[in-house]
Context: one part of a larger RNA
RNA sequence: CUGGGCGUAAAGCGCGUGCAGGCGGUUCGGUAAGUUGGGCGUGAAAUCUCCUGGCUUAACUGGGAGAGGUCGUCCAAUACUACCGGACUUGAGAGUGAUAGAGGAAGAUGGAAUUCCCGGUGUAGUGGUGAAAUGCGUAGAUAUCGGGAGGAACACCAGUGGCGAAAGCGAUCUUCUGGAUCAUUUCUGACGCUCAGACGCGAAAGCUAGGGUAGUAAACGGGAUUAGAGACCCCGGUAAUCCUAGCCGUAAACGAUGUAAACUUGGCGUUGGUGGCUUAAACACCAUCAGUGCCGCAGCUAACGCGAUAAGUUUACCGCCUGGGGACUACGAUCGCAAGAUUAAAACUC
Repeated sequence: CUGGGCGUAAAGCGCGUGCAGGCGGUUCGGUAAGUUGGGCGUGAAAUCUCCUGGCUUAACUGGGAGAGGUCGUCCAAUACUACCGGACUUGAGAGUGAUAGAGGAAGAUGGAAUUCCCGGUGUAGUGGUGAAAUGCGUAGAUAUCGGGAGGAACACCAGUGGCGAAAGCGAUCUUCUGGAUCAUUUCUGACGCUCAGACGCGAAAGCUAGGGUAGUAAACGGGAUUAGAGACCCCGGUAAUCCUAGCCGUAAACGAUGUAAACUUGGCGUUGGUGGCUUAAACACCAUCAGUGCCGCAGCUAACGCGAUAAGUUUACCGCCUGGGGACUACGAUCGCAAGAUUAAAACUC
């Protein structure tokens, strides 16, 4: 070194791009590095194994043989790998023609509602709760009508519907822009897969600076409840929530399931295409591709369950685990304005 694992028992990096590295489709020819066979050389002694001898035996020890190699060199083989050269089209990509979409960014616009302000009507309550009270109200509230201001979010449509790598994305319109799917098989001709490090994106909260602030609302102040109430309930209410620029880099960042590829009975939905059949045109039906769900064969699984969107059967590459606590800690290092993040022990203990 060779092990077993990673949905829920410890264990899949939050997600992507991707250098090095690892791995790599079909076919022909060449080389012969790996590989295989043979020859030669070498592999000191001791040690090891076998045979045999010596001390009464054994340990010990003498002799002989063997074993022991990422070894050197020569000759040969050429299936596989590699390398060189040629070809191919199914992997991958490009073209052409269509399609769907809350994918992203910027700008503009809209209506409903809450709150506030002004004015009208109007009078004694209103609000809130399990019940109340704090609160608001004769300085005219609540209710109702008209006008205005401002911020935030976009009812219905709405759907185990759609899009996105994930985080995530939902009013309408315009501009800019990324990706996907289907059909065709026109072109390139393995251009591919994975990926340590690296780089980028990354909810909420938090931080810095400047704006903004309707509603909600940590903290905080009251009222209740209660033995107490630091809470649950109620009345208020500041950061925050919103915008711009920049940090932070974490979440039960979850499908608790890494990415890519191949293979393996079926049934029922649904989204987007395409072809056929049908029709006046449709609907329906059949086939097929790409997504997204439910149920289930075989198989797998400790069981639960998974079951072509696998946790089945295989391959390539990466990440991770190795008893519980100590410990998502200490120290050190790197990053950060800070909060802290990342990496990550030991003593001790069961």
Background
Predicted 3D model of a 350-nucleotide part of an RNA (small-subunit ribosomal RNA, central domain) from an Anaerolineales bacterium. The coordinates come from a structure-prediction model, not an experiment, and the mean pLDDT is 88. Rfam family: Bacterial small subunit ribosomal RNA.